[in-house]
Molecule: RNase P RNA; transfer RNA
RNA sequence: UAAGUUAGUCGAUUGGUCGCAUCGAAAGAUGAGGAAAGUCCGAGCAUCAAAGGGUAGAGUGGCGGGUAACGCCCGCUGAAGGCGACUUUAAGGAUAGUGCAACAGAAAUAAACCGCGGUUUAACCGUAAGGGUGGAAAGGUGCGGUAAGAGCGCACCAGCAGUUCGGCGACGAAAUUGGCUGUGUAAACCCCACUCGAUGCAAGAGUUGAAACAUAUAGUUGACCCGACUUGUUUCGUAUCGCUUGAGCGUUUCGGUAACGAUUCGCCUAGACAGAUGACCAGUCAAGACAGAACUCGGCUUACAGACUAACUUAAAAA
RNA sequence: GCUGGUGUGGCUCAGUCGGUAGAGCAGCUGAUUCGUAAUCAGCAGGUCGGCGGUUCGAGUCCGCCCACCAGCU
Numbered sequence: 001u002a003a004g005u006u007a008g009u010c011g012a013u014u015g016g017u018c019g020c021a022u023c024g025a026a027a028g029a030u031g032a033g034g035a036a037a038g039u040c041c042g043a044g045c046a047u048c049a050a051a052g053g054g055u056a057g058a059g060u061g062g063c064g065g066g067u068a069a070c071g072c073c074c075g076c077u078g079a080a081g082g083c084g085a086c087u088u089u090a091a092g093g094a095u096a097g098u099g100c101a102a103c104a105g106a107a108a109u110a111a112a113c114c115g116c117g118g119u120u121u122a123a124c125c126g127u128a129a130g131g132g133u134g135g136a137a138a139g140g141u142g143c144g145g146u147a148a149g150a151g152c153g154c155a156c157c158a159g160c161a162g163u164u165c166g167g168c169g170a171c172g173a174a175a176u177u178g179g180c181u182g183u184g185u186a187a188a189c190c191c192c193a194c195u196c197g198a199u200g201c202a203a204g205a206g207u208u209g210a211a212a213c214a215u216a217u218a219g220u221u222g223a224c225c226c227g228a229c230u231u232g233u234u235u236c237g238u239a240u241c242g243c244u245u246g247a248g249c250g251u252u253u254c255g256g257u258a259a260c261g262a263u264u265c266g267c268c269u270a271g272a273c274a275g276a277u278g279a280c281c282a283g284u285c286a287a288g289a290c291a292g293a294a295c296u297c298g299g300c301u302u303a304c305a306g307a308c309u310a311a312c313u314u315a316a317a318a319a
Numbered sequence: 320g321c322u323g324g325u326g327u328g329g330c331u332c333a334g335u336c337g338g339u340a341g342a343g344c345a346g347c348u349g350a351u352u353c354g355u356a357a358u359c360a361g362c363a364g365g366u367c368g369g370c371g372g373u374u375c376g377a378g379u380c381c382g383c384c385c386a387c388c389a390g391c392u
Stems, first nucleotide, its partner, number of pairs: 001315010012284007020031004033290001037301002040299005045200004052226004057196005062076005077091001078089004092191002097189002099185003113131002115127004139157006158181001160178005165172002204241002209236005218230003248267003253262003320391007329344004338375001346362005368384005
C1' cells in the first nucleotide's frame, strides 16, 4: 500500500418563523426505530381457578455456564470449509424394532457375470485376490502361505471395544490389550433424555345493572379418560381505567476468559384512538438508504445509501 | 392486530423423497375433403414462486424470503 476477517458507533445536526398532539393554572417540558418490519420463539400482566393424575400430542437435542425464560447468548469439544485471521453446524441412538436405497450391476435379505484353480474338459466343485456396475459391494498396503485364493498367518496403519492417564464434562495429536471388522439413511417411522395449561390488551375491569337459557342423564379455558367441585352459564354494559417507573437507560468500582452478576452516582425520555412531529428560510454536510409506536420487554430473521473506530490475517516493497 | 391457504408448459389441473415432468384445451405440420369444420397421426413448448440445507438423488422433506387469496375482529 492492497485485499480480507471480527466487534462496535452514527445513520442527521444548529438557529429562526408559523402550525400539530400530550401534561401543566401558567411559564414551560416532551414528542417514532436500528430495525418500529416479519409474527418465527420466550416471558411479564389479566381471566378461567381453590387444587390433581394419566394417555395422546408438541418442542428441544455435543458439553459446561448465563438468563425471568427461550428454539436466545457466552465459552469449550467434534465434524466440514478456508493459505490464514475465521465461518457454518438440524452435532443423542443404525447392537430395541420396522422401513427405504430407483437406474446400472451377477448381487443392496451375503450374492457370483467375466476371471483364477481342480477335473472325467459336456457338466460339476472351490474361490472372492483381479476386472466391470454404482454414492455405497466381506477395512487398506506389503510379505508369506495356498491347487488357485481369502486376516488364513505376520508387520504397519484405519476403525470398533476394554483398561490406564489428562479433563467437571463432551472429549483427547497419549499409553496398552484384543477378536479381526457387512454400506448408507432417523430434516424416514421410531427409541432415549429434558421441557410444556389455554386464551389473549380487540385480554380484562367498570351502574350492588339489564336480558336470554339451562339446571345433576347438567356444567367446569387445548383433546380424551379418571378424580374433585358446584346452582349457575352466556351476551350487553356510558364516562373512564388497563396506557406507561420499566427483568428501564447512562455511568463508577469489583468479580468472571466471556455472556453476565453485584455496586456508586445521576436521568424520566410518545401514550394517540379518522389516529399527533409538518411547511418555509439560512448554515454545516458523507447522509439522497431501509423506512412510522398502538400493552410492555428479551431474542431470532429479513431490508439498508453513506461515514467512522479498534484489533487481527495474507501478499508485495522499503528501512 | 390475529389466523389459514395457494403458487407446476400460453390457459385449466394431476403428481405419496420412490429417481430428473403428466393430461386436456389452445398452437404448428401432415393425412382425409371440391373446400372448411370434425376426425386420425405426429411435433414443439417447463428457472415446478425465489434462495439455501438434508439425502446418492428433492416438484415432494426442512428453514428463510416474495407475491396473491380468504376468514375473525